Annotation
c-di-GMP-I riboswitch aptamer from Methylophaga sp., 82 nucleotides, folded computationally. NCBI's taxonomy places the organism under Bacteria, Pseudomonadati, Gammaproteobacteria, Piscirickettsiaceae, Methylophaga. Of the family's consensus pairs, 95% are formed in the model. Its Rfam family is "c-di-GMP-I riboswitch aptamer". Gene Ontology term of the family: cyclic-di-GMP binding.
[in-house]
RNA sequence: UCAAUAUAAAGCCAAACUUGUCGUGAGGCAGGGUCGGAAAGCUACGGAUCUUUAAUUGACUAAAGAUGGCCGGGCUGCAUUG
Numbered sequence: 001u002c003a004a005u006a007u008a009a010a011g012c013c014a015a016a017c018u019u020g021u022c023g024u025g026a027g028g029c030a031g032g033g034u035c036g037g038a039a040a041g042c043u044a045c046g047g048a049u050c051u052u053u054a055a056u057u058g059a060c061u062a063a064a065g066a067u068g069g070c071c072g073g074g075c076u077g078c079a080u081u082g
Base pairs, nucleotide, nucleotide: 002082003081004080005079012037013036017032018031019030020029021028022027035069041075042074043073045072046071047070048067049066050065051064052063053062054061
């Protein structure tokens, strides 16, 4: 440096739920919590799902937004082995 892996050790994150708070909403932030994770670190680029608005007036469609722990892509990183 590259590849593989979560068996071990040292670590890391934090689902559901809950308290407070922000938002029309999806949902976000902080505390508790600990289902799980080998990138559950970062990035809305593609798909998917969800919310709002408009037209239509059943949907479909368009725009704006949310979800990275829905999937894929890109970037970066620890340990062990080769």